[in-house]
RNA sequence: CAGCCAUCCAGAGCGAUCGAGAGACCUGGCUCGUCGACAUCGCAGCAACCACCCCGCCUUGUACGCGGGGACGGUGCUUCCGCCAGGAACGAUGGGAA
Repeated sequence: CAGCCAUCCAGAGCGAUCGAGAGACCUGGCUCGUCGACAUCGCAGCAACCACCCCGCCUUGUACGCGGGGACGGUGCUUCCGCCAGGAACGAUGGGAA
C1' cells in the first nucleotide's frame, strides 16, 4: 500500500501569513471568496475513537465484557448533512491486525 471493523443530519472560532480560486471526483444545482475565501501556522475550543481514571452490573474473586461519568495524554474536528440530487472499483477520520 492492499484488505477488515466502526462512524460521517449533534458540537465547537479568533488572530497572523499568503493571494485566487474554494466547498474530494463526474453531471446538474447551491454556497463561500480581493470587505481576502481555500490553504498554512499560532492560540482557543468541541467531541469522546484510542489510552487513562472513577462508579454500577456481571464474577467465589480478579480480569474480560456491558452501562454511566470524567477529560491530563495520542489522533481527529471547529461554513452549509461528506453543502444538496444522481453516479462511482468514491472519500474522510479512528481502531485493530499482518
SAM riboswitch aptamer (S box leader) from Galactobacter valiniphilus, 98 nucleotides, folded computationally. NCBI's taxonomy places the organism under Bacteria, Bacillati, Actinomycetes, Micrococcaceae, Galactobacter. It matches the Rfam family "SAM riboswitch aptamer (S box leader)". Rfam describes the family as follows. The SAM riboswitch is found upstream of a number of genes which code for proteins involved in methionine or cysteine biosynthesis in Gram-positive bacteria. Rfam links the family to the GO term regulation of gene expression. Its mean pLDDT, the model's own confidence on a scale to 100, is 78. Of the family's consensus pairs, 96% are formed in the model.